[in-house]
RNA sequence: AUGAACCCCGCGGGAGAGUUCAGACAGAAUAUUUAUGCGCUCGCAUGAAGUUUUGGCUGAUGCCGAAGGAGCAAGCACCCCGCAAACUCUCAGGCCCAUGGACCGCGGGGGGAUG
Repeated sequence: AUGAACCCCGCGGGAGAGUUCAGACAGAAUAUUUAUGCGCUCGCAUGAAGUUUUGGCUGAUGCCGAAGGAGCAAGCACCCCGCAAACUCUCAGGCCCAUGGACCGCGGGGGGAUG
């Protein structure tokens, strides 16, 4: 002086599968029903029921694989112990959006193989 593997940080990209069903709870809306009150014209207000919808919780069932985890293949290693993928399994995680997300790109830092 060149600065690899690998690690960290920032930015960008980043798929798949149920806005499934049921229960209770909470919020919102309501043209429907009903009770009370006000004015006594037809309306207004409050409460309850019914309906719709949202949220998380619980349970059920179906599905996805690219956090993590596990298992093997090609292969590597071998005294022993084994290592190993975007494949496989789905324990975990996820199935509107958001979040997360293997991996990819760019930038910065660490590192110190190689010449």
Molecule: Glycine riboswitch aptamer
Organism: Alphaproteobacteria bacterium